[in-house]
RNA sequence: UUCUUAUCGAGAGCGACUGAGGGACUGGCCCUGUGAUGUCGCGGCAACCUCCCGUCGGGGAAGGUGCCAAUUCCAGCGGGAUCGACGAUCCCGGGAGAUAAGGA
Repeated sequence: UUCUUAUCGAGAGCGACUGAGGGACUGGCCCUGUGAUGUCGCGGCAACCUCCCGUCGGGGAAGGUGCCAAUUCCAGCGGGAUCGACGAUCCCGGGAGAUAAGGA
């Protein structure tokens, strides 16, 4: 980098340094000098791998990851329902993305 599978409506932040961007992309909308981003420290959440109970199921959190604004912030492609229409709202599926585990 790519493939497969699973999950994505829950949960969990303070400090130091830095100093203007960030929320993948596009559009929207939002966050941000009452400090974005990044690094570090400490803390926390969750339970994919893992550990224990012989499996189902349940339990733990030592270790490997992950995560700690907003549903993956919302939409983007297709279909459907309602409203007379523009359009709006809602539902289903898909795409894209993220994370884990395994493979090439």
The RNA shown here (SAM riboswitch aptamer (S box leader)) has 104 nucleotides and comes from Geobacter sp. SVR. Model confidence (mean pLDDT): 86 of 100. Lineage of the source: Bacteria > Pseudomonadati > Desulfuromonadia > Geobacteraceae > Geobacter.